[in-house]
């Protein structure tokens, strides 16, 4: 320089052939329980899906440039 691959919540990650509320674990806040922590069980908050155009009736998903990061190749 080429090609390939990932990128979704603080953190690991799921999401069917494009479809009617973007979810799960663990973390974080409160309750209950307890002398009191912890565990345990119940509720909550937190995301506009790496960016920006394109296609659709409709994009986390398909398409194009891009940026980050690994990976091979020269």
């Nucleotide at each position: 320089g080429c090609u390939c691959g990932u990128g979704u919540a603080g953190c690991u990650c799921a999401g069917u052939u494009g479809g009617u509320u973007a979810g799960a674990g663990c973390a974080c806040g409160g309750c209950u329980c307890u002398u009191a922590u912890a565990a345990a069980g119940c509720c909550g908050g937190g995301g506009u899906c790496g960016a920006u155009g394109g296609u659709u009736c409709g994009a986390g998903u398909c398409c194009a440039u891009c940026c980050a990061c690994g990976a091979g190749c020269a």

A computed fold for a 74-nucleotide RNA from a Minisyncoccota bacterium, annotated as transfer RNA. The coordinates come from a structure-prediction model, not an experiment, and the mean pLDDT is 81. Its Rfam family is "tRNA". Rfam links the family to the GO term triplet codon-amino acid adaptor activity. Rfam classes the family as a transfer RNA. The organism belongs to Minisyncoccota, within Bacteria.